Predicted 3D model of a 355-nucleotide part of an RNA (small-subunit ribosomal RNA, central domain) from a Candidatus Micrarchaeota archaeon.
The prediction has a mean pLDDT of 86.
Lineage of the source: Archaea > Nanobdellati > Microcaldota.
Its Rfam family is "Archaeal small subunit ribosomal RNA". For this family Rfam cites "Crystal structure of the ribosome at 5.5 A resolution" (Yusupov et al., Science, 2001). The family is grouped with related families in Rfam's "SSU clan".
It was read from a public genome assembly.
Context: one part of a larger RNA
RNA sequence: UUGGGCUUAAAGCGUCCGUAGCUGGCUGAAACAGUCUUAUGUGAAAUAUUGGUGCUUAACAUCAAUACGUGCACAAGAUACCUUUCAGCUAGGGAGUGGGCGAGGUUAGGAGUACUUAUAGGGUAGGAGUAAAAUCCUGUAAUCUUAUAAGGACUACCGGUGGCGAAGGCGCCUAACCAGAACACAUCCGACAGUGAGUGACGAAGGCUAGGAGAACGAAUCGGAUUAGAUACCCGAGUAGCCCUAGCAGUAAAUUAUGUAGACUCUGGUGUUGCACUUACCACGAGUGAGUGCAGUACCGUAGGGAAACUGUUAAGUCUACCGCCCGGGGAGUACGGUCGCAAGAUUGAAACUU
Numbered sequence: 001u002u003g004g005g006c007u008u009a010a011a012g013c014g015u016c017c018g019u020a021g022c023u024g025g026c027u028g029a030a031a032c033a034g035u036c037u038u039a040u041g042u043g044a045a046a047u048a049u050u051g052g053u054g055c056u057u058a059a060c061a062u063c064a065a066u067a068c069g070u071g072c073a074c075a076a077g078a079u080a081c082c083u084u085u086c087a088g089c090u091a092g093g094g095a096g097u098g099g100g101c102g103a104g105g106u107u108a109g110g111a112g113u114a115c116u117u118a119u120a121g122g123g124u125a126g127g128a129g130u131a132a133a134a135u136c137c138u139g140u141a142a143u144c145u146u147a148u149a150a151g152g153a154c155u156a157c158c159g160g161u162g163g164c165g166a167a168g169g170c171g172c173c174u175a176a177c178c179a180g181a182a183c184a185c186a187u188c189c190g191a192c193a194g195u196g197a198g199u200g201a202c203g204a205a206g207g208c209u210a211g212g213a214g215a216a217c218g219a220a221u222c223g224g225a226u227u228a229g230a231u232a233c234c235c236g237a238g239u240a241g242c243c244c245u246a247g248c249a250g251u252a253a254a255u256u257a258u259g260u261a262g263a264c265u266c267u268g269g270u271g272u273u274g275c276a277c278u279u280a281c282c283a284c285g286a287g288u289g290a291g292u293g294c295a296g297u298a299c300c301g302u303a304g305g306g307a308a309a310c311u312g313u314u315a316a317g318u319c320u321a322c323c324g325c326c327c328g329g330g331g332a333g334u335a336c337g338g339u340c341g342c343a344a345g346a347u348u349g350a351a352a353c354u355u
Stems, first nucleotide, its partner, number of pairs: 003327004007309002012323001014202003021195003025089007034081001035078004040073003048066007092192001093189003096185003101180001104178007111155002115151008126137002163170002207248006217241001221237004259322006268300014304311002328355003337348004
């Protein structure tokens, strides 16, 4: 509590849609609510200023005038701004069209190598593991090798400070459906917009409920080692889980630790992705090279900013609108209460005390 802040010191909600609210493009006209001007009324007294008067003077008291009373009511006017109404415009926004773009989403089908297991053949004494070992597997024939089958999960290379998505996140192929931004055109609507308290939706991993599936991996657990001990690191097993279907939960260093939207800045340089355009070459290909514009994504860096690190047209620069949040450390994201949840817990969120 005015204010100053929020990348790293306390502080940007995980993300988006959107209600109320707040804020809002250009032109003309009208109204005159806000605003401004003038007049009238009212705006107690005391106090204040000036000039008198009274106490011997002064303080003090008292009289008159003025000022103050920043306000309220009413009336008349002004109309730039704000507001409202009407009419119009196209630079914001939306719709449309076009050819491209992408691991964007959902569902279904298919493929691939590896792995494990089973069966059959070959083959014989080890295999596995480690710093070294042992537990373990193996003469009921392992490891290895050949063939066949089954199963579940995953998707090497391409692959890239590449792409897409609001974020979480998304990577084999094909199809259907759904959605998207960019570019180009400038056909339509004509301010329809920005933000957004509440609300709603989505939201990794792990967790929970019910039903399946279960190859590999693997909390817990059990063995073997190590060690003074070893509830660990290492090794052998291995249940939940990881996977699928339907729900719940709603959190993360959910990070760019940087809210969203818009405008501006002489700036600039180097890559890269998408679209469009110009131009040269051409094997005439949806080709290659050079350049330009817009949009994205990175690196460097001028001015500026910053406590510095750094940032720097993708701002942390200069401004505007709206929201969220912070106000020494601990106690404490705790207690209590409320709301939500099956639970775990989530959310909201103190104080005493201490320093």